[in-house]
Context: one part of a larger RNA
RNA sequence: GCCGGCGAGUUAAUGUCUGUGGCAAGCUUAAGGGAGAGACACCCGGAGGCGAAGCGAAAGCGAGUCUGAAUAGGGCGAGAAGUCGCAGGGAUUAGACGCGAAACCUGGUGAGCUACGCAUGAGCAGGGUGAAAGUGUCGUAACAGACAGCGGAGGCCCGAACUCACCACUGUUGCAAAAGUGGGGGAUGACUUGUGUGUAGGGGUGAUAUGCCAAACGAACUGGGAGAUAGCUCGUUCUCCCCGAAAUAGCUUUAGGGCUAGCGUUGCGUGGUUCAUGAUGGAGGUAAAGCGCUGGAUGGGCUAGGGGGCGUCAAGCUUACUGAACCCAACCAAACUGGGAAUGCCAUCAUGUAAGCGCGGCAGUCGGACGGUGGGUGAUGAGAUUCAUCGUCGAGAGGGAAAGAACCCAGACCUACAGCUAAGGUCCUGAAGUACUGGUUAAGUGGGAAACGAUGUGAUUGUGUCGAGACAGCUAGGAGGUUGGCUUAGAAGCAGCCACCCUUGAAAGAGUGCGUAACAGCUCACUAGUCGAACGCAAUUGCGCGGACAAUGUAACGGGGCUCAAACCAGUCACCGAAGCUUGGGAUGGUCGAAAGACUAUGGUAGGGGAGCGUUCUGCAGGCGGAGAAGGCCCACUGGAAAGUGGACUGGAGCGUGCAGGAGUGAGAAUGCCGGC
Numbered sequence: 001g002c003c004g005g006c007g008a009g010u011u012a013a014u015g016u017c018u019g020u021g022g023c024a025a026g027c028u029u030a031a032g033g034g035a036g037a038g039a040c041a042c043c044c045g046g047a048g049g050c051g052a053a054g055c056g057a058a059a060g061c062g063a064g065u066c067u068g069a070a071u072a073g074g075g076c077g078a079g080a081a082g083u084c085g086c087a088g089g090g091a092u093u094a095g096a097c098g099c100g101a102a103a104c105c106u107g108g109u110g111a112g113c114u115a116c117g118c119a120u121g122a123g124c125a126g127g128g129u130g131a132a133a134g135u136g137u138c139g140u141a142a143c144a145g146a147c148a149g150c151g152g153a154g155g156c157c158c159g160a161a162c163u164c165a166c167c168a169c170u171g172u173u174g175c176a177a178a179a180g181u182g183g184g185g186g187a188u189g190a191c192u193u194g195u196g197u198g199u200a201g202g203g204g205u206g207a208u209a210u211g212c213c214a215a216a217c218g219a220a221c222u223g224g225g226a227g228a229u230a231g232c233u234c235g236u237u238c239u240c241c242c243c244g245a246a247a248u249a250g251c252u253u254u255a256g257g258g259c260u261a262g263c264g265u266u267g268c269g270u271g272g273u274u275c276a277u278g279a280u281g282g283a284g285g286u287a288a289a290g291c292g293c294u295g296g297a298u299g300g301g302c303u304a305g306g307g308g309g310c311g312u313c314a315a316g317c318u319u320a321c322u323g324a325a326c327c328c329a330a331c332c333a334a335a336c337u338g339g340g341a342a343u344g345c346c347a348u349c350a351u352g353u354a355a356g357c358g359c360g361g362c363a364g365u366c367g368g369a370c371g372g373u374g375g376g377u378g379a380u381g382a383g384a385u386u387c388a389u390c391g392u393c394g395a396g397a398g399g400g401a402a403a404g405a406a407c408c409c410a411g412a413c414c415u416a417c418a419g420c421u422a423a424g425g426u427c428c429u430g431a432a433g434u435a436c437u438g439g440u441u442a443a444g445u446g447g448g449a450a451a452c453g454a455u456g457u458g459a460u461u462g463u464g465u466c467g468a469g470a471c472a473g474c475u476a477g478g479a480g481g482u483u484g485g486c487u488u489a490g491a492a493g494c495a496g497c498c499a500c501c502c503u504u505g506a507a508a509g510a511g512u513g514c515g516u517a518a519c520a521g522c523u524c525a526c527u528a529g530u531c532g533a534a535c536g537c538a539a540u541u542g543c544g545c546g547g548a549c550a551a552u553g554u555a556a557c558g559g560g561g562c563u564c565a566a567a568c569c570a571g572u573c574a575c576c577g578a579a580g581c582u583u584g585g586g587a588u589g590g591u592c593g594a595a596a597g598a599c600u601a602u603g604g605u606a607g608g609g610g611a612g613c614g615u616u617c618u619g620c621a622g623g624c625g626g627a628g629a630a631g632g633c634c635c636a637c638u639g640g641a642a643a644g645u646g647g648a649c650u651g652g653a654g655c656g657u658g659c660a661g662g663a664g665u666g667a668g669a670a671u672g673c674c675g676g677c
Base pairs, nucleotide, nucleotide: 001677002676003675004674005673006672011094012093013092014091016089017088018087019086020085021084022083023082026050027049028048032044033043034042054061055060064076065075066074067073097235098234100232104225105224106223107222108221109220115199116198117197118196119195120194121193122192123191124189126158127157128156129154135148136147137146138145162186163185164184166183167182168181169180170179201217203213204212205211210219238612239611240610241609242608243607248261249260250259251258252257262365263364264362265361266360267359268358269357270356275352276351277350278349279348280347281346282345289337290336294333295332296331298329299328300327301326305322306321307319308318309317310316368393369392370391371390372389373388374387375386376385377384398409399408400407413586414585415584416583418582419581420580424576425575426574427560428559429558433573435572436571437570438569439568440567446562452546453545456543457542458541459540460539461538462537463536464535465534473530474529475528476527477526479503480502481501484498485497486496509524513522514521587602588601589600590599591598592597613666615663616662617661618660619659620658621657623655624654631650632649634647635646636645637644638643
């Protein structure tokens, strides 16, 4: 891991509700007893319980009573029959659907492991170093001191046994639940070790590591309290039918738990109550708007005041400064409004609809998610967060969006090798147009992106020049006073300042740019010729271009591939396309109906309600079985499902059916338990 078996809402008591039955103003026995094989059935037993009257603290009164001065008002009553079984739903108390802690307490068992102590024993190859004391000699006044040899000290040195465990590798389903190999430390000591013995669980022991106390010790192990508790996790076993939620509010040592309400279901009751649309009548201060109010804020005007200057620093005068109020113009506001929608809300009526409401039984829900819209928070960030409102998912399958809970279309009772459509599509993949008409795009734009940039290209508009010759090109001219004046070393069209005239002319600036030290030189404006038809400027708009850089591999159309398109815009007609709609057949629920039938409904998690199937046992009735029961295995048939029936083979002794009753009553999941492989 698979297979088989086992495996989870039970039982009792006491309230409550529903169904059903007995008796009924009553109903009922409990313990116990009789008889009996008997604890069942039967018969006693009325002690007690509930009900038939309430109100008041009570005295008490009584269909009333209490309060009160009250014959007032108000509170609680009267005006609905109960009670005892049986069955079921739910509650409470019990382990109370099952399994699961870490822990807590109590009584014992442990120091043959290990920690430390005590008692008694044992062990430490070999080598080295050479303390003190004592002896001798020298020395001293005497000590001291020096030297020699002797001596053999030391938590001394090197190094086996022994002991420890610092490093590396191997080992890591090992040789081993801590080892092996090669190195390493101590090795006469706070050394190592044998045997005996002592200390015990909030206790021991400990050169403290919270170490060790029998291979898991921040409190051992084991029996018991004990089925501790678990607002937590997991699991919870047959079928079909009807309805079908919530993820909100308030409170909560509350926030992943509860309680009440909201929303679901079910029973009974009640009807003009529900919802939608229309009409009519209302309340309101949002959006947009506005600036009279409250504030903000820009420009201008005018003015008090302030600053500066003048002044005998006096009066005063003045000002290219600043500047409130006021005036003009144009703005801004969630906490501004003299005005003011659309929606929504309330009421009445009409039409349609089938819900609404009340009283009971039973729930589940209190983690919501995304999308659209209106806001707050945030960075006008987030698949962010928090409200409001609608939708979908949740609990919703089907078609589309390549794929994709939430987007678009659309709500799946079953069946059909029938039809029509929605969204979306119709070249191939891949069902259906290589359909039609008129345009656009050249970028594979389509098929990702901004500010900004650009003689891309289509459409529209305005305004200019032009056969009296435009625009572009080419040829020629582009002069004189004059080097204008000033400035300057110089300044001659062209550093800078000022002025910007006159003449000749077809035209030519006291000069557009380059250039020189300054000149020179080139060029432009301007003019003529040549040429011969359009040429400029600006605005609005459609589609394109650049801007454009990322990590495995094209990889920003699903792919192939597509260019008067298979892209985009406008239009037209076909077709495809779903569990939508229609058609044929069928099932079940509801409403209407006398019926025939008609109409309508039937997605579904939590959850509520209803109807059944099967297992085992019991009672009663009636059956089957060695001419073959149960069980097994294969096949066929039947039923809307759980399931049932028949036949062949196997098997070898018990087993169905109808009605009624009782449950250890249904397995795929619990890192379930046991067994097999």

Model confidence (mean pLDDT): 87 of 100. A computed fold for a 677-nucleotide part of an RNA from Olea europaea, annotated as large-subunit ribosomal RNA, domain II. It matches the Rfam family "Bacterial large subunit ribosomal RNA".